[in-house]
RNA sequence: AGAGUUGGCUGGAUGAUCGCCGCUUGCACACGCAAGGGGAGGAAAGUCCGGGCUUCGUAGGGCAAAGUGCUAGGUAACGCCUAGGCAGCGUGAGCUGACGGAAAGUGCAACAGAGAGCUGAACCGCCGAUGUACGGGCAACCGUGCAGGUAAGGGUGAAAAGGUGCGGUAAGAGCGCACCGCGCACUGGGCAACCAGUUGCGGCAGGGUAAACCCCACUUGAAGCAAGACCAAAUAGGCAUCCAUUGGCGUGGCCCGCGCUGGAUGCGGGUAGGUUGCUGGAGCGUACAGGUGACUGUGCGCCUAGAGGAAUGAUCGUCCUUGACAGAACCCGGCUUAUAGGCCAACUCUCACU
Numbered sequence: 001a002g003a004g005u006u007g008g009c010u011g012g013a014u015g016a017u018c019g020c021c022g023c024u025u026g027c028a029c030a031c032g033c034a035a036g037g038g039g040a041g042g043a044a045a046g047u048c049c050g051g052g053c054u055u056c057g058u059a060g061g062g063c064a065a066a067g068u069g070c071u072a073g074g075u076a077a078c079g080c081c082u083a084g085g086c087a088g089c090g091u092g093a094g095c096u097g098a099c100g101g102a103a104a105g106u107g108c109a110a111c112a113g114a115g116a117g118c119u120g121a122a123c124c125g126c127c128g129a130u131g132u133a134c135g136g137g138c139a140a141c142c143g144u145g146c147a148g149g150u151a152a153g154g155g156u157g158a159a160a161a162g163g164u165g166c167g168g169u170a171a172g173a174g175c176g177c178a179c180c181g182c183g184c185a186c187u188g189g190g191c192a193a194c195c196a197g198u199u200g201c202g203g204c205a206g207g208g209u210a211a212a213c214c215c216c217a218c219u220u221g222a223a224g225c226a227a228g229a230c231c232a233a234a235u236a237g238g239c240a241u242c243c244a245u246u247g248g249c250g251u252g253g254c255c256c257g258c259g260c261u262g263g264a265u266g267c268g269g270g271u272a273g274g275u276u277g278c279u280g281g282a283g284c285g286u287a288c289a290g291g292u293g294a295c296u297g298u299g300c301g302c303c304u305a306g307a308g309g310a311a312u313g314a315u316c317g318u319c320c321u322u323g324a325c326a327g328a329a330c331c332c333g334g335c336u337u338a339u340a341g342g343c344c345a346a347c348u349c350u351c352a353c354u
Stems, first nucleotide, its partner, number of pairs: 001350010012319007020039002023036005041325001045336002048334005053224004065220005070084005085099001086097004100215002105213002107209002123154002125150003130147007162180006181204001182202004186197004228276004238267006247261005283302008320323001
């Protein structure tokens, strides 16, 4: 200098005027008026996870269903984050991974191929020692065929029962041996996942698929701020008490009695409407301490939108590097997605120079 990796920050600045939504103070105390001060984001988004909060349900347990799935830790909790292990990718810094179980059971798999699921398969090839038939030979034996042996070689396939070498054999084969690989045990390291071994034993596991059923372990009650709580008209119902019962209607005609109908007071539920939930919180900043880290603790400082048809806007200036994605609606922690440009730190590779 070029090319990258990881983590973090920023996301036009400033002035004036007129508006909009809250707050505080003062004056009015019915409406209002004046002053001061506050007013979107890193994702406010998707609503995909987890929690707080609220109402309903719930003795406890089990089944079912759904989710998660290497290990340890962090956290209120998580499917998130951190650190580590293993596997894959990259020259590297680093990145990616639903990464438990296929020797409990069931299922599934096109085509090709002789053979595709348990102690596997003879199509070509190799052998034909042994046995047998025939032929030859005095004989040893030789030739041909068959029975049969063989998984080393070829071929098919994603996959055909470990690799290399030597020995061995009729030809072959973990058949034997050495090394590599594998399984189990032991020893050592690590909390663990897991790793290592001049250790021992075994010639040696028996394909894949569990984001197929399933098994194992753990987690999960449901609905959501239009949740919910409080105050509470008018009108029409309800309940209780008292008054009136001299009225009217019904009880087949009459009387008593009973029921309905009237008035007043009180109570209670609900609607309109209003208040609340609502923003001081697992909060932010900073210093110190602990920890590899996520994170935690302590001290000090700060208050930072809160509407309810729903505010955060418009105009005019100045400056620059001419400004991306995008707008809160109960609140937090994450994840994912969108994002022009600029800045910082650590690290890697290549080239050049000293």

Bacterial RNase P class A from Agitococcus sp., 354 nucleotides, folded computationally. Lineage of the source: Bacteria > Pseudomonadota > Gammaproteobacteria > Moraxellaceae > Agitococcus. It matches the Rfam family "Bacterial RNase P class A". Rfam links the family to the GO terms dimeric ribonuclease P complex, tRNA processing and ribonuclease P activity. It is annotated as a ribozyme. The sequence is in RNAcentral, with records from ENA.